[in-house]
Context: one part of a larger RNA
């Protein structure tokens, strides 16, 4: 682990509700008694004590279809005016008991323990070797009461190190050799020592050089048994089938917050109907939005008035930086601003109808929700974050098609068959079911098949602006001067450190100078003009002229075309670094990619059609009956069958007992194998085996169904 068995809503009292029987001239015994019986039990007859009913009302006297408050005959409150019920029996619920089954750590009694270990009390025992060498004493010397040396001596919780006694640190072991060991080190070793036997202390206790240690492998209070089935608002685990409906994770209250009341939501049952839903019409309203010289309030900018003003000045006076206040344009803002004002969405009437609504009872579970869209608050305009809102979708409790996989996104609600058809979302090169469809651009980035600011002379399209055959733009050549080194400042200041001013001449054109550059000049360059060369000196369409006169030539506008610049959209580029290989599901793909339009096709358990099966409802016949239009069955419409919790209904099995009927050595139960039969649950038959009892139908009664409880108990 795996097989089998065994394993959890039961009993007993009372109450209620619901069916069903009896009896209703109300109904009904209890304890006990008698008699049947071998006895329990159980029948039969007896026992009316007592219950419930049948009047109420009052706290109670009481009083009584009324009564109670009251002073009341007032008024109001609860009755009557109506209707009777009561015994038993099942089923559900609740209360009280172990009350669905199995769990605690604990608490209390009364016992048992110091053969371990802890103190302690009697009485015994044990301690190799070696070291140091106090105290004392002896002898000699001495400066002779004090001293020194020699020898003696053999103290100490002294020292090294066995025996013993401990357990320091290392590795080993760690389903051990071992439920605390083993090697190696270490630590104490004449002492608070170790150690034998025998004895005292007992659990609200005891023993302790305290470690909460230790008390028999057990210690923040031993162990046995008992109270005991202790209580567990917690966890787990609760056993056959089918059919119908079907939730909740919310308010309020709470020593309440993971329990539980009442209410919501959900069933079943009776009972009422103008009442759900939705639709039309009338209503109040002050939100979204929008508004603000329409009120409060703020805020930002000009404009003109006022009134203060450092200062400043021509000091008659006027300038004036800035504050403050009014008025007005302009363009704002507001949950606690409205002159305004929606949609929804609420009230009332009408229509409207039933699987509805609304009343009355019986039983519930639910009170931890979770994600998505909208709109808030918190947070970081952070979370697969917390909190709220819609009577908003889901999921939960919902399968099935899509999203490569993916409770909650997107489609779409699954009775049961169908090798049948239409579509949804999504998709139709190949994986893979359908288009390598049309048709018109865009992408060159493998963009698609991940990201921002910010930048991109990559493309594309579209729009504005200047120049161009009086030669435009780039590029080349040549020129770019003259008053002049403007003044000023400066050691210099010459276009080019700064500071003013910024003109005139000559000219095809050239700035009192755009850069470099010099100590300053010089120098190189630019602006700006000229030249050569380059853009189809070209096309169309108007006009005018001339002619070889109906098409040729010139000319002139316009558009197309070149150049130069800007603006705007589309698609791309960069930006762009992370840890095993992971940004189309894969191959792959220039479409099979994006943009936009069209047509066809695939493609779900969604629709369609075919067959069945079940549940309500209407109609229909036919039979039964207690005459209630109940109950059953046929036929035929019409709707309906996802589901946890949970309510409702029918059933199927097992053991046993009652009453009828039966099987069975010509083979029962039980085991096994097939075959049929019923939506299951289960059930017939036959064959084998086995070798002795076993079933039907109708009732009745339950130790009545097992795969889970780290479930018990055996096997393996």
């Nucleotide at each position: 682990g795996c097989c089998a068995g065994c394993g959890a809503g039961u009993u007993g009292u009372u109450u209620g509700a619901u069916a069903g029987u009896g009896c209703g001239u109300g109904c009904u015994u209890a304890a006990c008694c008698a008699c049947g019986u071998c006895a329990a039990a159980c029948g039969u007859g007896g026992g009316u004590a007592g219950g419930c009913a049948g009047a109420g009302c009052g706290a109670a006297a009481g009083c009584g279809a009324g009564u109670c408050c009251g002073a009341a005959u007032a008024g109001g409150g609860c009755g009557a005016u109506u209707u009777u019920g009561u015994a038993c029996u099942a089923u559900c619920a609740a209360a009280c008991a172990g009350a669905c089954c199995c769990g605690a750590a604990a608490c209390c009694g009364g016992g048992u323990g110091a053969g371990c270990u802890a103190a302690c009390c009697a009485u015994g025992g044990a301690c190799a070797g070696g070291g140091u060498g106090a105290a004392g004493g002896u002898u000699u010397c001495g400066u002779c009461u004090u001293g020194a040396a020699a020898c003696c001596g053999g103290a100490g919780g002294c020292c090294c190190g066995g025996a013993c006694c401990c357990g320091u640190u290392a590795c080993c072991a760690g389903u051990g050799a071992a439920a605390u060991g083993g090697u190696a080190u270490g630590g104490g070793a004449g002492g608070a020592u170790c150690u034998g036997u025998g004895g005292u202390u007992a659990g609200g206790g005891g023993u302790a050089a305290u470690a909460u240690g230790c008390c028999u492998a057990u210690c923040g209070a031993a162990c046995c048994c008992g109270g005991a089935g202790a209580u567990a608002g917690c966890u787990g685990g609760u056993u056959c089938u089918c059919c119908c409906c079907g939730a909740a994770a919310u308010a309020u209250a709470u020593u309440u917050a993971g329990g539980u009341a009442u209410a919501g939501c959900g069933u079943c049952u009776c009972g009422u109907u103008c009442u759900a839903a939705c639709u039309u019409g009338c209503g109040a309203g002050g939100u979204a939005g929008a508004g603000c010289u329409a009120c409060u309030a703020g805020a930002u900018g000009g404009u003109u008035c006022c009134a203060a003003g450092a200062g400043c000045u021509u000091u008659u006076u006027g300038c004036g930086a800035u504050u403050g206040g009014a008025a007005u344009c302009a363009a704002c803002u507001a949950a606690a601003c409205u002159c305004c004002g929606a949609a929804u969405g609420c009230g009332c009437a009408a229509g409207g109808u039933a699987u509805a609504a609304c009343g009355a009872g019986g039983c519930a579970g639910u009170c931890a929700g979770u994600c998505c869209u909208g709109c808030c608050c918190g947070g970081a305009u952070a979370a697969g974050c917390g909190g709220g809102u819609a009577u908003g979708g889901g999921c939960a409790a919902g399968a099935g098609g899509g999203a490569a996989a993916c409770a909650g996104c997107c489609c779409a609600g699954a009775c049961u068959c169908c090798c049948a058809u239409c579509u949804a979302a999504g998709g139709u090169u190949c994986c893979u079911a359908a288009g390598u469809g049309a048709u018109u651009g865009u992408u060159a980035a493998g963009u698609g098949c991940u990201a921002a600011a910010g930048g991109c002379c990559g493309u594309u399209u579209a729009g504005c602006u200047u120049c161009c055959a009086a030669c435009a733009c780039a590029g080349c050549a040549g020129g770019g001067a003259g008053g002049u080194u403007g003044g000023c400042u400066c050691a210099g200041a010459a276009g080019c450190a700064g500071c003013c001013a910024u003109c005139c001449u000559u000219u095809a054109a050239a700035g009192a100078g755009u850069g470099c550059g010099u100590a300053a000049c010089a120098g190189c360059u630019c602006a700006c003009c000229u030249g050569a060369a380059u853009a189809c000196u070209u096309u169309u369409u108007u006009c005018c002229a001339a002619c070889u006169c109906u098409g040729u030539u010139g000319g002139a506008a316009a558009a197309a075309g070149g150049a130069a610049g800007c603006u705007a959209g589309g698609c791309g580029c960069c930006g762009a670094a992370a840890a095993u290989g992971a940004a189309c599901g894969g191959a792959a793909c220039u479409a099979a990619a994006c943009a936009a339009u069209c047509c066809a096709c695939c493609g779900a358990a969604g629709a369609u059609g075919g067959a069945g099966c079940u549940c309500g409802c209407c109609a229909u016949a036919a039979g039964c009956u207690u005459u209630a239009a109940g109950c059953u069955u046929u036929u035929g419409g019409c709707g309906g069958g996802g589901g946890u919790a949970g309510g409702g209904g029918a059933g199927c099995u097992u053991u046993c007992u009652g009453u009828u009927a039966g099987c069975a050595g010509c083979g029962a139960a039980g085991c096994u194998u097939a075959a049929c039969c019923g939506u299951a649950a289960g059930g017939u038959u036959a064959g084998g085996u086995g070798g002795a009892g076993c079933u039907a139908a109708c009732a009745g009664a339950a130790g009545u169904g097992a795969g889970a409880a780290u479930g018990c108990u055996g096997g393996c």
Overview
Large-subunit ribosomal RNA, domain II from a Pseudomonadota bacterium, 716 nucleotides, folded computationally. Taxonomically the source falls in Pseudomonadota (Bacteria, Pseudomonadati). Rfam family: Bacterial large subunit ribosomal RNA.